Predicted 3D model of a 72-nucleotide RNA (transfer RNA) from Candidatus Spechtbacteria bacterium RIFCSPHIGHO2_01_FULL_43_30. Its mean pLDDT, the model's own confidence on a scale to 100, is 82.
RNA sequence: GGCCCCGUCGUCUAACGGUUAGGACGCUACCCUUUCACGGUGGAAAAAGGGGUUCGAUUCCCCUCGGGGCUA
Numbered sequence: 001g002g003c004c005c006c007g008u009c010g011u012c013u014a015a016c017g018g019u020u021a022g023g024a025c026g027c028u029a030c031c032c033u034u035u036c037a038c039g040g041u042g043g044a045a046a047a048a049g050g051g052g053u054u055c056g057a058u059u060c061c062c063c064u065c066g067g068g069g070c071u072a
Base pairs, nucleotide, nucleotide: 001071002070003069004068005067006066007065010025011024012023013022018055027043028042029041030040031039048064049063050062051061052060
């Protein structure tokens, strides 16, 4: 350089083009406990960037960026 795959909360991971973007762990407030832990009930927290298609895009297409693999 060419080809292929991937990019979603702090981490891991879901979601027929119409979802309040869900779950687990973690964090946090409260409850429980003499206290901690465990447990319970809440809360905050995410679409790599830009364009296009579409009534509607996390999802489809293009470019860029980043990561990985194969190959010369």